[in-house]
RNA sequence: GCCGUCAAGGGCAAACCCGUCGAAAGGCGGGGGCGCAAAGCCACGGGCCUAAGGCUGGUGGAAGGCUAUGGCAGCCGGGCUGCCGGUG
Numbered sequence: 001g002c003c004g005u006c007a008a009g010g011g012c013a014a015a016c017c018c019g020u021c022g023a024a025a026g027g028c029g030g031g032g033g034c035g036c037a038a039a040g041c042c043a044c045g046g047g048c049c050u051a052a053g054g055c056u057g058g059u060g061g062a063a064g065g066c067u068a069u070g071g072c073a074g075c076c077g078g079g080c081u082g083c084c085g086g087u088g
Stems, first nucleotide, its partner, number of pairs: 001087004011036002016031006034074001040080003044077003047072003053067004
C1' cells in the first nucleotide's frame, strides 16, 4: 500500500418502547438489536427531512404555498483519523 477469506479481544447500534430537549425534523440518556470493517469524526459537493422565523396568501384572519439560518455522517461522493488479522 492492498484486502476483510481465517482467528482473537472486542466495538458501534436500526425499528420499537421509556425519559428528556426541540415548533418540527431531529438530538441526548436508558432498554432493545436490524444491521455495520470505519455504523469513528467533518455538512465541503450532490441528495433527503423539517419550516420556528421571514415572505406570500387572504377584506380581516385561518388554511395553503415558498424559503434553512435547523437537521440527517446508518443516502452517495469527498476530506481527516484509526484497532486486529491476512498479504505484498

The RNA shown here (c-di-GMP-I-GGC riboswitch aptamer) has 88 nucleotides and comes from Thermanaeromonas sp.
Lineage of the source: Bacteria > Bacillota > Clostridia > Neomoorellaceae > Thermanaeromonas.